Molecule: Bacterial RNase P class A
Organism: soil metagenome
RNA sequence: AGACGGCCGGAUGGCCGCUCUCCGCUUCGGCGGGGAGAGGAAAGUCCGGGCUCCACGGAAAUGCGGUGCCGGGUAACGCCCGGCGGGGGCGACCUCAGGGAAAGUGCCACAGAAACACACCGCCUACCCCGGCUUGCCGGGCGGCAAGGGUGAAAUGGUGCGGUAAGAGCGCACCGCGCCGCCGGCAACGGUGGCGGCAGGGCAAACCCCACCGGGAGCAAGACCAAGUAGGGAUGGCGGGCCGCAAGGCCGAGGGCAUUUCCGCCCUGCCAUCCGGGUCGGUCGCGCGAGGCGUCCGGUAACGGGCGUCCCAGAGGAAUGGUCAUCCCCUGCCGCAAGGCGGGGACAGAACCCGGCUUACAGGCCGUCU
Numbered sequence: 001a002g003a004c005g006g007c008c009g010g011a012u013g014g015c016c017g018c019u020c021u022c023c024g025c026u027u028c029g030g031c032g033g034g035g036a037g038a039g040g041a042a043a044g045u046c047c048g049g050g051c052u053c054c055a056c057g058g059a060a061a062u063g064c065g066g067u068g069c070c071g072g073g074u075a076a077c078g079c080c081c082g083g084c085g086g087g088g089g090c091g092a093c094c095u096c097a098g099g100g101a102a103a104g105u106g107c108c109a110c111a112g113a114a115a116c117a118c119a120c121c122g123c124c125u126a127c128c129c130c131g132g133c134u135u136g137c138c139g140g141g142c143g144g145c146a147a148g149g150g151u152g153a154a155a156u157g158g159u160g161c162g163g164u165a166a167g168a169g170c171g172c173a174c175c176g177c178g179c180c181g182c183c184g185g186c187a188a189c190g191g192u193g194g195c196g197g198c199a200g201g202g203c204a205a206a207c208c209c210c211a212c213c214g215g216g217a218g219c220a221a222g223a224c225c226a227a228g229u230a231g232g233g234a235u236g237g238c239g240g241g242c243c244g245c246a247a248g249g250c251c252g253a254g255g256g257c258a259u260u261u262c263c264g265c266c267c268u269g270c271c272a273u274c275c276g277g278g279u280c281g282g283u284c285g286c287g288c289g290a291g292g293c294g295u296c297c298g299g300u301a302a303c304g305g306g307c308g309u310c311c312c313a314g315a316g317g318a319a320u321g322g323u324c325a326u327c328c329c330c331u332g333c334c335g336c337a338a339g340g341c342g343g344g345g346a347c348a349g350a351a352c353c354c355g356g357c358u359u360a361c362a363g364g365c366c367g368u369c370u
Stems, first nucleotide, its partner, number of pairs: 001370008010327007018037008039347001043358002046356005051218004064214005069083005084098001085096004099209002104207002106203003120149002122145003128141006157175006176198001177196008222284004232275007240251004253268005291310008328345007
């Protein structure tokens, strides 16, 4: 100078408050005393579960979504650990959506002749044809090539030697690639031998193919108690005026059928008791758990097991705060110095719980390694 991992993230005390809980008192309204009271991310709500309700006879297929080297860990995971392979770094180490491009479809901007069969510049005239002559040369044609140049992110294996008219895996050696063996490894894969001259450029975080996984919604889940004069149902009683002993009869009020008149039809109020649903509200869910700490054992590790020990927030328009003093850390000014006067101390805040990931974070400490 750097790489990786772990931890802390103000301390103590006084005063005034807030929430929960225990004890005591109480005129039941509270009062007094004791105890406890945010995080490493409580955050984003991105994955995986517990729990709750709904749906569902089993299995398979299709569709949709997700995951994707190998082995292990775990309740589970897209997480973690160890390894393999590619890339980066002198190195500690970092990083990768890391199955299939020889099933099919599609795309490959700009430039370029061509981005699947392409020849712009260029190289070559050995064979064939035509012409010329100085008779073995020149020019042209028919053609050949992909080495060199140029374009591009990418031009159809690379380097070298041979070969050729010029060239080319055309031939050879090495490297790369593919196939088949052998050896090591649980495996991914590595090493090595033989064969094949290479036919088939890239993209699957394009469709797709293959393998595996997946019911839906979420604590505003859900369960229980339950006001009013809000509303539903059942039973019983009472129900304007007149006539009548009574049975009953006659008259009448309000509203609706669009409106007015007539006729017709329908409905009604009060009290008591009971029943069920349900709003406001209240209680539970809701704090003993894949729990924390210590130690020992197994394992490279993630992690697992044994023993001991501890109980550690539960609000609900939502508590966990404010202030003062002393100290700590960083810093500005003054001062030779001792010191003095100031400023600052991050990100952020539970809301059913747990395991992860990601993101934010002033400052500081420890360990290992280059």